Notes
The prediction has a mean pLDDT of 77. A computed fold for a 105-nucleotide RNA, annotated as Glycine riboswitch aptamer. It was read from a public genome assembly, where an Rfam model found it. Its Rfam family is "Glycine riboswitch aptamer". Gene Ontology term of the family: glycine biosynthetic process. Of the family's consensus pairs, 90% are formed in the model.
RNA sequence: ACGAACACUCUGGAGAGACCGGUUGAAUCCGGCGCCGAAGGGGCACGAAGCCAAGCUCGCUGAGCCGUCGCUUCCAAACUCUCAGGCAAAAGGACAGAGGGGCGC
Numbered sequence: 001a002c003g004a005a006c007a008c009u010c011u012g013g014a015g016a017g018a019c020c021g022g023u024u025g026a027a028u029c030c031g032g033c034g035c036c037g038a039a040g041g042g043g044c045a046c047g048a049a050g051c052c053a054a055g056c057u058c059g060c061u062g063a064g065c066c067g068u069c070g071c072u073u074c075c076a077a078a079c080u081c082u083c084a085g086g087c088a089a090a091a092g093g094a095c096a097g098a099g100g101g102g103c104g105c
Base pairs, nucleotide, nucleotide: 002104003103006101008099009098010097011096012095017033019032020031021030022029034087035086036085040083041081042080043079047074048073049072050071051070055065056064057063058062
């Protein structure tokens, strides 16, 4: 001097009832109806691999080639689900930017 990932600090950062009844010191608890997706978590495509039918070939109790549908495995998101979380402010917040740090060369 440079650099992916990493944690930390600072900055920006969306959505949706300060809902209703009761209750609590309370943003607490119980019940009811409605809603949001950007902590976390689950699901899916293309594609890849494996199994396999049919077919083809051969030196044919067998082997090889090819290999649709189907099945199994692996695989993404800001898509999707809404388990969790959330629906005034605060907090949290995917993601983005900056800083020094640490590590590597």